[in-house]
RNA sequence: UUUUGAGAAAAGCAGACUCGUCGAAAGGCGAGGACGCAAAGCUUCGGGUCUAAUACCGCAAGGUGAUGACGGCUGGGUUGCCAAG
Numbered sequence: 001u002u003u004u005g006a007g008a009a010a011a012g013c014a015g016a017c018u019c020g021u022c023g024a025a026a027g028g029c030g031a032g033g034a035c036g037c038a039a040a041g042c043u044u045c046g047g048g049u050c051u052a053a054u055a056c057c058g059c060a061a062g063g064u065g066a067u068g069a070c071g072g073c074u075g076g077g078u079u080g081c082c083a084a085g
Base pairs, nucleotide, nucleotide: 002085003084004083005082012037013036017032018031019030020029021028022027035072041078042077043076045075046074047073048070049069050068055064056063057062
C1' cells in the first nucleotide's frame, strides 16, 4: 500500500421497549436497555421510504405537495480501529 473479516483479542456503537424533553407529524436528543452491527463513523450526491405544519385544490369529506425526517433501506463519496494474508 492492498485484499479479506473465518477464528481470537482490544476498543466501540446500540434495535424494540420505558421515562424525560423538543417537534404539527415523521422523527431528533438525554437516561435506562440490547435486537443486532467490521464502518450501525461522517456525508442527502443518486435511488428509495416516512411525515404533511405552511401552501395549493375542494362546499365538505378529502387530495396534492418537502422546504421536514430516515446514513440501523440502498448505491456512491470520505475518514478510521483490530486481526489475518

Predicted 3D model of an 85-nucleotide RNA (c-di-GMP-I riboswitch aptamer) from a Syntrophomonadaceae bacterium. Of the family's consensus pairs, 95% are formed in the model. The sequence was found by an Rfam model in a public genome assembly. The source organism's lineage runs through Bacteria, Bacillati, Clostridia, Eubacteriales and Syntrophomonadaceae.